Guanidine-I riboswitch aptamer from an Actinomycetes bacterium, 100 nucleotides, folded computationally.
The prediction has a mean pLDDT of 83.
Rfam family: Guanidine-I riboswitch aptamer. The literature on the family includes a 2004 paper in Proc Natl Acad Sci U S A by Barrick et al., "New RNA motifs suggest an expanded scope for riboswitches in bacterial genetic control".
Taxonomically the source falls in Actinomycetes (Bacteria, Bacillati, Actinomycetota).

């Protein structure tokens, strides 16, 4: 310098914005309500981690010989910018560029 490798999936949180639901608040009607504008507004739906939780498969190495058990799966700072039929996001692009 280059090349492989560092696994998958579920539930969840950190984070997220507003398609829906509420909330508020302003107009209007046929006014116990309704309708439509407007607002991320604590929140419900929704979306979510390589470097976050838990769990389940899957790898690979050793016993066992068949009923399985045990054990490893390390380490891991990070833009700007673009992407996604609501929209951002710590989602993807990306274990990117870069830095060590």
């Nucleotide at each position: 310098u280059c090349a492989u490798u560092a696994g998958g999936c579920g539930c969840c949180u950190a984070g997220g914005g507003u398609u829906c639901c509420g909330c508020a608040c302003c107009a209007c009607c046929u006014u116990c309500g309704g309708u439509g504008a407007u607002g991320g507004c604590u929140g419900g739906u929704c979306c979510g981690a390589g470097a976050g939780g838990c769990g389940c498969c899957c790898a690979c190495g050793g016993a066992a010989c068949a009923g399985u058990c045990c054990g490893u799966g390390a380490c891991a700072c990070g833009g700007a910018g673009g992407g996604a039929g609501a929209a951002a996001a710590g989602c993807c692009c990306g274990g990117g560029a870069g830095a060590u």